[in-house]
Molecule: RNase P RNA; transfer RNA
Organism: Pikeienuella sp.
């Protein structure tokens, strides 16, 4: 010094003028003074919560989502640490949706003989039959088998490599890899290690459906609460609204009566328990609630105000515990709050980028401009986006000591 | 703020694991004196970017970009 690897930090400073938005003071106002004001991501709305509301309280099942090695860490999580295991690198590191394909179903084009309890084109063999030559081994052709090591097709051919063995040939056999039980050992565990059995039965694909384990009501600050305001508290329409019986009220009616009024009758109402029955949940039980409640569409009104709402899993900063995430302890500060939506404009000084020029060079000198982006109920994470800067770690090469 | 849904030829849509397709547009040709219709043929596609799972992806997963819809307040 050159390449590389990971963490982190920063991401314009300063000063003048005018302009916003919110809190405070002073004023009867008008208006004056003071403080304060975007971000790592605010952003996409993918995840998990707090906090609000609703739903019928429990237990069990389903159904649908979602996660998925193994310990730990957090309020929790699909996040974060440490580790295992595969894989990529020379290292330093770095990647991984990483249960289960011997429960089932389903898929596997084309090409090939065969594509999952498969298959025989090319080749290869003749212990076997018949012809043919030969004295005989044998050799040629035919038929009938036998093979599945070797070409070939493919992403993928039904364990691999060597040896045996054989007509050739095969886990036929036998060593080692593979895989699969099983038993020791190390470790909490993934999982490594060593020892024994099984002759192969077990292709791949679960980001196809499954299967195991685990978690998960639903809405979402336009949650919701509280005041104020206008308006016709209008019109249409679904869904279920049971049975008698006892008490009161009791219409139309029919009689009696001169009349007042009386009786007899019983549609409805409306209360009292009673029995079924319905209705709320995705289903089942147990319970509970309700019997006039729950929607839908039209049509009308508003287009305010205030809480919620910023002190909070909250920032700094120091010591302790841990390898780390991250936990405690002690100190400190109080940090944006709009609601059509504030946080911007000019102007000078400087720091870099970046161009041009000069100079061997450090560098000088003009010019020249600032990366993504921008709050809306809060808080932790992933993801995206981002000019350049700066800082420590640690691999690798040169060189110089 | 919540939900939903699509993005494949110049235009409208199919196609949901195995060679990317129709219609109408463009252009040729063919019928006609001649243009419309009509017949015949061609041209056009990184299927929104990008990773990833598969032997293979428009079709499955995942970030992202883009459009286009809907819901909420009193009574």
């Nucleotide at each position: 010094g050159c390449g590389g690897a990971u963490g982190g930090c920063u991401g314009g400073a300063u000063g003048g003028c005018c302009g916003c938005g919110c809190c405070c003071c002073c004023g009867c106002a008008a208006g004056g003074g003071g403080g304060u004001g975007a971000g790592g991501c605010a952003c996409g709305u993918c995840c998990g919560g707090g906090c609000a509301g609703c739903c019928u309280g429990g237990a069990g099942a389903g159904a649908c989502g979602g996660c998925g090695c193994c310990g730990g860490g957090c309020a929790a999580c699909a996040c974060c640490c440490g580790g295992c295991c595969g894989g990529g690198g020379a290292a330093a590191c770095c990647c991984g949706a990483g249960g289960g394909a011997a429960a089932g179903c389903g898929c596997c084009a084309c090409a090939g003989a065969g594509a999952a309890g498969a298959g025989a084109c090319c080749g290869c063999c003749c212990g076997c039959c018949g012809c043919c030559g030969g004295a005989a081994a044998c050799g040629g052709c035919g038929g009938g088998g036998g093979c599945a090591a070797g070409g070939g097709u493919g992403a993928a051919a039904c364990g691999g490599u060597g040896g045996g063995g054989u007509a050739a040939g095969a886990g036929c056999c036998c060593a080692c890899c593979g895989c699969g039980c099983c038993c020791c050992c190390g470790g909490c565990g993934a999982c490594g290690g060593g020892g024994g059995c099984g002759g192969c039965a077990a292709g791949g694909c679960a980001a196809g459906c499954c299967c195991c384990g685990c978690c998960g009501g639903c809405u979402g600050c336009a949650a919701g609460g509280u005041c104020g305001a206008a308006u016709a508290g209008g019109g249409c329409u679904g869904g279920c609204g049971g049975c008698g019986u006892c008490g009161g009220c009791g219409a139309u009616g029919g009689c009696c009566u001169c009349g007042g009024g009386g009786c007899c009758g019983g549609a409805g109402c409306c209360g009292g328990g009673g029995c079924a029955g319905g209705g709320g949940g995705u289903c089942u039980c147990c319970g509970c609630c309700c019997c006039g409640c729950c929607g839908g569409c039209c049509g009308g009104g508003u287009u305010g105000a205030c809480c919620g709402c910023a002190u909070g899993a909250g920032g700094c900063g120091c010591g302790c515990a841990g390898c780390g995430a991250u936990g405690c302890g002690c100190g400190u500060c109080c940090c944006a709050g709009a609601u059509g939506a504030a946080u911007g404009g000019c102007c000078g000084u400087c720091c870099a980028a970046c161009g041009c020029g000069c100079g061997c060079g450090a560098g000088c000198g003009c010019g020249g401009g600032g990366a993504c982006a921008g709050a809306a109920c809060c808080c932790g994470g992933c993801g995206u986006a981002c000019a350049g800067g700066c800082c420590a770690u640690c691999c690798g090469c040169g060189c110089u000591u | 703020u919540c939900c939903g849904g699509c993005g494949u030829a110049g235009c409208u849509c199919a196609g949901u694991g195995g060679u990317a397709g129709a219609g109408c547009a463009u252009c040729c040709g063919a019928c006609u004196g001649u243009u419309a219709a009509u017949c015949g043929g061609a041209c056009g596609g990184c299927c929104g970017u990008a990773g990833g799972u598969u032997c293979g992806a428009a079709u499955c997963c995942u970030a992202c970009c883009g459009c286009c819809g809907g819901a909420g307040c009193c009574a």